The prediction has a mean pLDDT of 81. This is a predicted structure of a 357-nucleotide part of an RNA (small-subunit ribosomal RNA, central domain) from Candidatus Falkowbacteria bacterium CG10_big_fil_rev_8_21_14_0_10_43_10. Its Rfam family is "Bacterial small subunit ribosomal RNA". Rfam links the family to the GO terms structural constituent of ribosome and ribosome. Taxonomically the source falls in Candidatus Falkowiibacteriota (Bacteria, Bacteria candidate phyla).
Context: one part of a larger RNA
C1' cells in the first nucleotide's frame, strides 16, 4: 500500500476564516481530449494457454494455432467525465419587511453586601473548633446607631430558558457593531462544498511594564490533630485574583461524536411568521410553515424501523448513501530524546529509536 476503523477499546486538529488540490444542480448544440468498439502494423527468440508429433512413458524437446501487455495508425460511436457555446432556477447570494437574544467593545450610572475609618450607645468578653489553641479585646473589642471610603461581584428575575465559531457571554443606561431565524415577491445566475499549506481567535494558570488590592486567597508563619502531619482543621498572610497594553497558545478546549448535502414512524417545550375561529379590536384557542431545544425512563402502555461488542443512538443519528478533510495501526520506552520552528521565560509545536514486554 491494498485494507479496516476513529461516542466509552488506537484515533475527529480547542475553533473559524480561506490558497492550492479534490468534488459539484438543470436543458441544449459544438468538439471527440479521457472513454468504448472494430480493424491494422508492432510487442526478438525463450516462458504460458492450446492441438499434435518425437525419445518405451513422463520431464524434456519439435512443429502449428492462440494469448498476455503495452505502443502507434486508420474507422467508427457519443451516454457519462472533460473543454466551449448559449440558457435556466430547485443550491447559495442580495434587496425589501418587521422579529429575538447574557453576541461583541466603549462610556456612564446604581443598590445590597463586605472591609477599614471616624463618632455615639455600651461592658467583659469576642472570635474559632469534634473539642481547643494560636488570634482579636479595658490604649474599650464584640454587639448596635449614622457618617465617609475602598475595591470586586452583581441576589430576586433564572430555567433541561437565550445568544455566540470556539473560548465562552448575566444589574441598568447610553452609544457603536457582528450574526441568525422567519415572511413576502423581486434580481444575481452554480457565483457551491470540503480544505493541504497559511492566517484569525483561543478558559484557567503563567510572564513583563505601569496602575489597583475590599473579600478571597498558592507560597509562608503560627496554633492544632497526629506515632510523624511539610495535609485536612483552626489564625493570620504574599504572589494571584482586577484595570491597560504586550506575550503565553494550553485543558477531561467533552457530546471524549469533523464539516457539508440529500433520504427514513413520533411525542413536547420554546421563537418567530401565516391562516382559521372569536371579537369592536387583542389576548385565548386550534391548524399550517420555518428555526432552536428537550424527551424517547421508571413502567401498564406508547419508541418503530434501523445500527452497536454491548453500553447506548435512535430527523440535532452512532440509521440509509455521497463529497472533502484531520487522525489510528501492540503495551513500555514517550508525546520522551536529537534537530529545527516558535517563546522574555515557564515551555509549545513537530517528532523517533535502541532495549524491553
Nucleotide at each position: 500500500u491494498u485494507g479496516g476503523g476513529c461516542g466509552u477499546a488506537a484515533a475527529g486538529c480547542g475553533u473559524c476564516u480561506g490558497u492550492a488540490g479534490g468534488c459539484u444542480g438543470u436543458u441544449u448544440g459544438a468538439u471527440g481530449c479521457g472513454u468504448c468498439u472494430u480493424c491494422u502494423g508492432u510487442u526478438a527468440a525463450a516462458u504460458c494457454c492450446u492441438g499434435a508429433a518425437g525419445c518405451u512413458c513422463a520431464a524434456c524437446u519439435u512443429c502449428g494455432g492462440g494469448g498476455c501487455u503495452g505502443c502507434a495508425g486508420a474507422a467508427g460511436a457519443u451516454a457519462c467525465g472533460a473543454u466551449u457555446a448559449a440558457a435556466c432556477u430547485a443550491g447559495a447570494g442580495g434587496c425589501c419587511g418587521g422579529u429575538a437574544g447574557a453576541g461583541g467593545c466603549a462610556a456612564g450610572c446604581g443598590g445590597a453586601a463586605u472591609u477599614g475609618c471616624u463618632g455615639g450607645u455600651g461592658u467583659a468578653g469576642g472570635g474559632g473548633u469534634u473539642a481547643a489553641a494560636u488570634c482579636c479585646a479595658u490604649u474599650a473589642a464584640u454587639a448596635u446607631c449614622a457618617g465617609c471610603a475602598a475595591g470586586a461581584a452583581c441576589a430576586c428575575c433564572u430555567a433541561a430558558a437565550g445568544c455566540g465559531a470556539a473560548a465562552g457571554c448575566a444589574g441598568c443606561u447610553u452609544g457603536c457593531u457582528g450574526g441568525a431565524a422567519c415572511g413576502c415577491g423581486c434580481c444575481u445566475g452554480a457565483c457551491g462544498u470540503u480544505g493541504a499549506a497559511a492566517g484569525a481567535c483561543g478558559a484557567a494558570a503563567g510572564c513583563g511594564u505601569g496602575g489597583g488590592u475590599a473579600g478571597c486567597g498558592a507560597a509562608u508563619g503560627g496554633g492544632a490533630u497526629u506515632a510523624g502531619a511539610u495535609a485536612c482543621c483552626c489564625c493570620a498572610g504574599u504572589a494571584g485574583u482586577c484595570c491597560a497594553c504586550g506575550c503565553c497558545g494550553u485543558a477531561a478546549a467533552c457530546g471524549a461524536u469533523g464539516g457539508a448535502u440529500g433520504c427514513u414512524a413520533a411525542g413536547u417545550a420554546u421563537u418567530g411568521g401565516c391562516a382559521g375561529u372569536a371579537u369592536c379590536g387583542a389576548c385565548c384557542c386550534u391548524g399550517c410553515c420555518a428555526g432552536u431545544g428537550c424527551u424517547g425512563u421508571u413502567u401498564a402502555c406508547c419508541u418503530a424501523a434501523g445500527g452497536u461488542a454491548a453500553c447506548c443512538c435512535g430527523u440535532u443519528a452512532a440509521g440509509c448513501a455521497u463529497c472533502c478533510c484531520g487522525c489510528c495501526u501492540g503495551g513500555g520506552g514517550a508525546g520522551u530524546a536529537c534537530g529545527g520552528c516558535c517563546g522574555c521565560a515557564a515551555g509549545g509545536c513537530u517528532a523517533a529509536a535502541a532495549c524491553u514486554c